[in-house]
Context: one part of a larger RNA
């Protein structure tokens, strides 16, 4: 000076409490350990691993195993020599990688000299290679504590010294925010704020809106006209405790009120100090040091990563009547579309198949919004629940056996609300409800957005859990 306390004192935190929904039981998806295996690649291990890497494992991807092959190697420079390439069709071995065989067409430049260049093959050597090891050699990124308020320096002063002050104290704040006081008096990095977006209202701008107003009108903003309005999307106003009351030490600041589209940080978001934790990551990439070099390198079939007695952790759908099922029918927003989205018609009972307008899209299109409102069912394993199975089928794709996805018939299991025990969440939030997007050929209950309907409750800081400050005790560093 720090760590720690089942020592004290203040504060804060969905930490408790006070509501709300949930996990833990059920099937199923998925991830993980286990365990089997030729191989089930590796990593990731309390919070801060386990819908993590992976924004998509049929072949690829792929690193893993069988097996068939290569040996200057799939890739990069360099050296001799040798040929004029490549590409394209065609017989043929093969599972393919990789061969034999034949055909066709022939590089550029030029001082015309196999001189240059360029690509191909051989050859021998430097050397490629390597997702191997070692995140305890590292850079670089990243989680975490924690958007927690705190982390230091100059200079001065105290103290032999390590070190203190400053930063401790009274107040105050979301804040080391300010304020006032003090051996301190400055300063940094962090805190605010500057940057985007949402909420108001100006203005500019009119191939989306609008019978607001005129007119025509197949009634469709569909057409002439016009930017009022409604939106896009540039600008700029605007909120500062500005303003009034009270309360505070006249201060900082804090309760009320006005005004106002918004009131004390208006909501959200980006933004993470000095540092912990030899944290994570040599399989993004970089990179020391070891290893491996006819192999730990490269290629290629096929199988594996999907295995299944089991456990655990993340979710979907239940279990019904606030449902279920038929009918009917309104109202978002965000987004993507060129071998891409596909109206519309027509064929299938349907996944979807066939022909095909438009659109490189405020225009066409994806597209149908669901939660809704009327009817039926009347508490049963049911007209709930949908696992599994068994059948025909439709896409994707060279190809669905291992191991895709969807649709039809048909079958219809467990489940009657879930022990100890735990998790979110304080408002346009929970909860429900549906829609878009990445990647992708093809697959989504995940991931990342997007609207739509929208509670309940907080008396309080007594305990839990984690933080901050001050202070104390200590055999601990």
């Nucleotide at each position: 000076u720090g760590a720690c306390g089942g020592g004290g004192g203040c504060c804060c935190g969905c930490a408790c409490a006070a509501g709300c929904g949930g996990u833990g039981g059920a099937g199923c998806a998925u991830g993980u350990g286990g365990u089997u295996u030729a191989a089930u690649u590796c990593g990731a291990a309390g919070c801060a691993a386990c819908g993590c890497g992976c924004a998509g494992a049929a072949c690829c991807u792929u690193a893993c195993c069988a097996g068939c092959c290569c040996u200057u190697g799939a890739c990069a420079u360099g050296g001799a020599c040798g040929u004029c390439g490549c590409g394209a069709c065609c017989c043929u071995g093969g599972a393919g990688a990789c061969g034999g065989g034949g055909u066709u067409u022939u590089c550029g430049g030029u001082u015309c000299g196999g001189c240059c260049g360029g690509a191909c093959g051989u050859c021998a050597c430097a050397c490629a290679g390597g997702u191997g090891c070692u995140g305890c050699a590292u850079g670089g990124c990243u989680g975490u504590c924690g958007u927690c308020a705190g982390c230091u320096c100059g200079u001065g002063u105290c103290g032999u010294g390590a070190g203190a002050u400053g930063u401790u104290g009274g107040g105050u704040u979301a804040a080391g925010u300010c304020c006032c006081g003090c051996a301190a008096c400055g300063a940094g990095c962090g805190c605010a704020a500057c940057c985007c977006u949402c909420a108001u209202c100006c203005u500019u701008a009119g191939u989306u809106g609008c019978c607001a107003u005129c007119a025509g009108u197949u009634a469709g903003g569909c057409u002439g006209g016009g930017c009022a309005c409604u939106c896009u999307a540039g600008g700029g106003a605007a909120a500062c405790u500005g303003c009034c009351g009270g309360u505070g030490a006249u201060a900082a600041g804090c309760c009320g009120g006005a005004g106002g589209a918004a009131g004390g940080u208006g909501g959200g978001g980006a933004u993470g100090a000095c540092g912990u934790c030899a944290a994570g990551u040599c399989c993004u990439c970089a990179u020391g040091g070891c290893c491996c070099u006819u192999a730990u390198g490269g290629g290629c079939u096929g199988g594996g990563c999907u295995a299944c007695a089991c456990a655990c952790g993340u979710g979907c759908u239940a279990c019904a009547a606030u449902g279920g099922c038929g009918a009917c029918u309104a109202c978002a927003g965000u987004g993507g579309g060129c071998a891409g989205c596909g109206a519309c018609a027509u064929c299938g009972c349907g996944a979807g198949g066939u022909g095909a307008a438009g659109c490189u899209a405020a225009u066409c299109u994806c597209a149908a919004a669901a939660a809704g409102u009327c009817g039926u069912c009347u508490c049963a394993g049911u007209u709930c629940g949908g696992a599994u199975u068994g059948u025909a089928c439709u896409c994707u794709g060279c190809a669905a056996c291992u191991c895709g996805a969807g649709u039809g018939c048909a079958u219809g299991a467990a489940g009657u609300c879930g022990g100890a025990a735990u998790c979110g969440c304080u408002a346009g939030u929970a909860a429900u409800c549906g829609c878009g997007g990445a990647a992708c050929a093809g697959c989504a209950u995940g991931c990342c957005g997007c609207g739509g309907u929208g509670a309940a409750u907080a008396c309080g800081u007594u305990c839990c859990c984690g933080g901050g400050c001050c202070u104390u005790g200590u055999a601990c560093a």